A computed fold for a 535-nucleotide part of an RNA from a marine eukaryotic metagenome, annotated as large-subunit ribosomal RNA, domain I.
Context: one part of a larger RNA
């Protein structure tokens, strides 16, 4: 030197363990701000850095309820000083203080800064100076005054809207009406047929799953996109205008009309309704506002059954043995190893002064809502449907393109009317456009409670620890690493060596100190000492 073997060293894999995650389900609940939001800055403790918590009344005040002896929060033990049954600390429900920035809003501003006008007041002999309150802008209003404004993960709806990208280049296509920007709303948006079907007939508003169906289309018929019909579920709710005609108040008038506001009236397709006759004055509905000796559920909580001073093992029994018991309670966690019967809980049963939602009940307001015949005189949404031309939506790229929106030009019918039914046409069916609103089923999120053939510290969020910290970056932004003594600090008095050291050697705790804080276990690579064999 090589291998191997034996004690160590390093190192920090593995088991094992959870304080944190993930995912899904149910159940509430669902918007915060000029009464100053979100989110910060700076304080605030006797000793306080940092975390919480809170604001100059500063880890707290008041005040109601729960608890019932102990408390003065975490890392974090100490001293010190205090509070507590006249009821503290601690949990809930209300109230009160809330410095400075920030929409910032008296001006200014390089956010947490400087600077001021009026008016009260303090305080000075008097000025400077303290203190509180009022002073932004926009919008409606005559003022008063009221409203707005900024923020928020998502969801939705609306106005705007891309490219990488894929087609194995690339234009149409696609990525995608996607990302993002701007406004609105809490659910949002749709929603009560000019819907669909059908040629045997029938559905009956909107929304969301499910299958239809990767069908039936669209497509440089490439890549690709991509439906309804209809059937089964989830929820289910339908309503008011406008007009004809009545009335009553005006304005204009060329006295022929013309037209405004209120009120009644009326709201649909089997055509209704105005208008005439008839009958007829109900029984109902949802709404809002107070009030409750009214019920629910949330914001604190209370009770809750049953074993041993026996014997084995051991440091410790809950383990084994032996003999009992509850059990609407053998969910689950801790206790010195593995407890139904030690603990906290669990079934099961109770509970709110106060405040929030939600029902019920009564009372009060305004509203709504009815039947028959007749007649064909009036009324039933005009720059509107339709057309043209250019565009977008529609699974549908201009196609045989219906259908629906829009610009630009054009431009009907009026119920003996008019839309539709995928170019047109007739026939047949079917609806009734040009006005409005409308709850639930559905998204999405916080929060509670459960559950998991989900992970077990390079895993699981990026964070199980001081983590969106430290630290990178002018800035947008980007972002780590880091768990685990012990059952209990009992965390090793004292004595030796040492530099009044680090570190160690005894000694002493402990089941165990090769558990000694660089602390569970403790592999590998490396590394030392030593032994053996070979060279």
């Nucleotide at each position: 030197g090589g291998c191997a073997g034996u004690a160590a060293a390093u190192g920090g894999a593995u088991g094992c363990c959870u304080u944190g995650a993930c995912u899904c389900a149910a159940g509430a609940u669902g918007c915060c701000g000029a009464u100053g939001a979100a989110g910060g800055a700076c304080g605030c403790g006797g000793c306080c850095a940092g975390c919480u918590g809170c604001g100059a009344u500063a880890a707290g005040c008041c005040u109601c309820g729960g608890c019932g002896a102990g408390c003065u929060g975490c890392u974090a033990a100490g001293c010190a000083a205090g509070c507590u049954u006249u009821g503290a600390c601690c949990c809930g429900g209300g109230g009160g203080u809330g410095u400075c920035c920030g929409a910032a809003u008296g001006g200014g501003g390089a956010a947490a800064c400087c600077c001021c006008a009026u008016g009260c007041g303090a305080g000075u002999a008097a000025u400077g100076u303290c203190g509180c309150a009022u002073g932004a802008c926009c919008a409606u209003g005559a003022a008063a005054a009221u409203g707005g404004a900024g923020g928020a993960a998502g969801c939705u709806c609306a106005g705007g809207g891309a490219a990488c990208u894929g087609a194995a280049a690339c234009a149409u296509c696609u990525a995608a009406g996607u990302a993002c920007c701007u406004g609105g709303g809490u659910a949002a948006a749709a929603u009560a047929a000019a819907u669909c079907a059908a040629u045997u007939a029938g559905a009956g508003a909107u929304u969301c799953c499910c299958a239809u169906a990767g069908u039936a289309g669209c497509g440089g018929c490439g890549a690709g996109c991509g439906a309804a019909c209809u059937g089964g579920g989830a929820u289910c709710a339908g309503c008011c205008c406008a007009a004809a005609c009545c009335g009553u108040a005006g304005u204009c008038u060329u006295c022929g009309g013309a037209u405004u506001g209120c009120g009644g009236g009326g709201u649909u397709g089997u055509a209704g309704g105005a208008c005439u006759c008839c009958a007829a004055c109900a029984c109902g509905a949802a709404a809002c506002u107070u009030a409750u000796u009214u019920c629910u559920a949330u914001u604190a909580a209370u009770c809750a059954a049953a074993c041993g001073a026996c014997c084995c093992u051991g440091g410790a029994a809950a383990g084994g043995g032996c003999g009992a018991c509850c059990a609407u309670a053998g969910a689950g966690g801790g206790u010195g190893a593995u407890a139904g019967u030690c603990c906290c809980g669990u079934c099961g049963a109770u509970g709110a002064a106060a405040a929030u939602a939600g029902g019920g009940u009564a009372a009060g307001u305004a509203u709504c809502c009815a039947g028959g015949a007749g007649u064909a005189u009036c009324c039933u949404g005009a720059g509107u449907a339709g057309g043209g031309u250019c565009g977008g939506a529609c699974a549908c790229g201009a196609g045989a393109a219906a259908u629906c929106c829009g610009g630009c030009u054009u431009g009907a019918a009026u119920c003996u009317a008019g839309g539709u039914g995928g170019a047109c046409c007739a026939c047949c069916a079917u609806c009734u456009a040009a006005g409005g609103c409308u709850a639930a089923a559905u998204a999405c999120a916080u929060c509670u409670u459960g559950a998991g053939a989900u992970c077990g510290a390079u895993a699981g969020u990026g964070u199980a620890c001081u983590a969106g910290u430290a630290c990178c970056g002018u800035g947008a932004g980007g972002g780590a690493a880091a768990g685990g003594u012990g059952a209990a600090a009992a965390g090793u008095a004292c004595c030796c060596c040492g530099g009044u050291g680090a570190g160690g050697g005894g000694a002493g705790u402990g089941a165990a100190a090769u558990a000694g804080a660089a602390c569970c276990u403790g592999a590998a690579a490396u590394u030392u000492a030593u032994u053996g064999c070979c060279u």
Annotation
The full RNA is in RNAcentral, with records from MGnify. Its mean pLDDT, the model's own confidence on a scale to 100, is 82.